[in-house]
Context: one part of a larger RNA
Molecule: small-subunit ribosomal RNA, central domain
Organism: uncultured bacterium
RNA sequence: UUGGGCGUAAAGAGGGCGUAGGCGGUUCUUCAAGUCGGAUGUAAAAUCUCCUGGCUUAACUGGGAGGGACCAUUCGAUACUGUUGGGCUAGAGGGCAGCAGAGGGAGGUGGAAUUCCCGGUGUAGUGGUGAAAUGCGUAAAUAUCGGGAGGAACACCAGUGGCGAAGGCGGCCUCCUGGGCUGUUGCUGACGCUGAGGCCCAAAAGCGUGGGGAGCAAACAGGAUUAGAUACCCUGGUAGUCCACGCCGUAAACUAUGGACACUAGGUAUGGGGAGUAUCGACCCUCUCUGUGCCGAAGCUAACGCUUUAAGUGUCCCGCCUGGGGACUACGGCCGCAAGGCUAAAACUC
Numbered sequence: 001u002u003g004g005g006c007g008u009a010a011a012g013a014g015g016g017c018g019u020a021g022g023c024g025g026u027u028c029u030u031c032a033a034g035u036c037g038g039a040u041g042u043a044a045a046a047u048c049u050c051c052u053g054g055c056u057u058a059a060c061u062g063g064g065a066g067g068g069a070c071c072a073u074u075c076g077a078u079a080c081u082g083u084u085g086g087g088c089u090a091g092a093g094g095g096c097a098g099c100a101g102a103g104g105g106a107g108g109u110g111g112a113a114u115u116c117c118c119g120g121u122g123u124a125g126u127g128g129u130g131a132a133a134u135g136c137g138u139a140a141a142u143a144u145c146g147g148g149a150g151g152a153a154c155a156c157c158a159g160u161g162g163c164g165a166a167g168g169c170g171g172c173c174u175c176c177u178g179g180g181c182u183g184u185u186g187c188u189g190a191c192g193c194u195g196a197g198g199c200c201c202a203a204a205a206g207c208g209u210g211g212g213g214a215g216c217a218a219a220c221a222g223g224a225u226u227a228g229a230u231a232c233c234c235u236g237g238u239a240g241u242c243c244a245c246g247c248c249g250u251a252a253a254c255u256a257u258g259g260a261c262a263c264u265a266g267g268u269a270u271g272g273g274g275a276g277u278a279u280c281g282a283c284c285c286u287c288u289c290u291g292u293g294c295c296g297a298a299g300c301u302a303a304c305g306c307u308u309u310a311a312g313u314g315u316c317c318c319g320c321c322u323g324g325g326g327a328c329u330a331c332g333g334c335c336g337c338a339a340g341g342c343u344a345a346a347a348c349u350c
Stems, first nucleotide, its partner, number of pairs: 003322004007304002012318001014201004021194003025088004031082001033081002035077007048066007091191001092188002095184005103177007110154001115149007125136002162169002206247006215241002220236004258317006266295011299306002323350003332343004
C1' cells in the first nucleotide's frame, strides 16, 4: 500500500456554523461526458500460452502462431450516473394556532446563614482533637438579646425531572432574545446531508488592568503525629474564588460511543403535547408524536455487554489508528503578555 479497524485492547476532533469538495427524493424530456458494444489503426523486441527445432536432457536458446491491457479515430446503444429543459410533494423550510422549560443577556429585589462592628445581660473559660497543643479570653471572650455593615451562595420545592450544540444552567420579579415540541395539509418546490481549510463558542485553573473581599482557601507560619512528616489532623492565613473589560483554549471537555437518513419483537417508568373513549366536568383507559431512564428478543461482540436513544441491518460524508518505551518530547513553524498551546520526528532500546 491493498486492507482491517476506532465503548473498555491503538484509534471519534470538546462543541457548533459553514467554504471548497464528496454524496443526494420522484417523474417526463434533451444530449451522449461517464458506461456498454462493433470496426479500423496502434500496441518495438524480450516476457506469457501453444506448436516445433538446437545444445546427450533440462535450464538456456532459434523459428512460427496466438493472446490482451492502454490509447486514438469512427459508428452505434441509452438502463444507470451525469447534462438540458419542464413537472411533482413523501425530504427540507415558511405560514397559522397552541405548549413546556435552571436556554442566553441586562437590570432590580428577598430571606436564612457565616463573619465583623456598636450596645445590653453575664462570668471564666472557650475552641479544637483519636488525645492534645498552638489560637482566642478578666483590656470581659464563648453563650444570649437588640441594632448595624458587607460579600458570596440561593435550604425546602428537587425528581431515575427539565433546558441547551457542547462547556453548562437553579431564590423571586421585569425587559430583550435563541432554540424545541404538538396540531393544521393553507405556501415554496429538493431549496438537502456531510464538511478539508476557515470562523465562532468553550469548565476549572492561570494571566493583564481596575474594583471588591464575608466565607472558603493553594503558597506560607505555627501546633500536633511520626524514626522522619517539606503530608494526612488542628489553629491561623495570602493569592485566588466574586465583578467589569481583555487574553488563555485546555480537562476522565466521558455516553471514554462523530453527524445524517432508512429499516428491525416487546415490556415498564417518567417529562411535554395531540386525538379518541368516558364523564355534568375531571381522573382512569386506548392510540399517537417527541424526549429521558430501566429490562429484554433477534442480531452483534474477544468477552464484558449493546439492543428503535444500537455497539443490530444498510447508505453517504468527515475525523482518527497501524507494537511498547523514547514522546501529549526535541527541532522547525504558527499562536500567546507569560504560563504555555497546536502541529510533530529520530537515534537508541525491548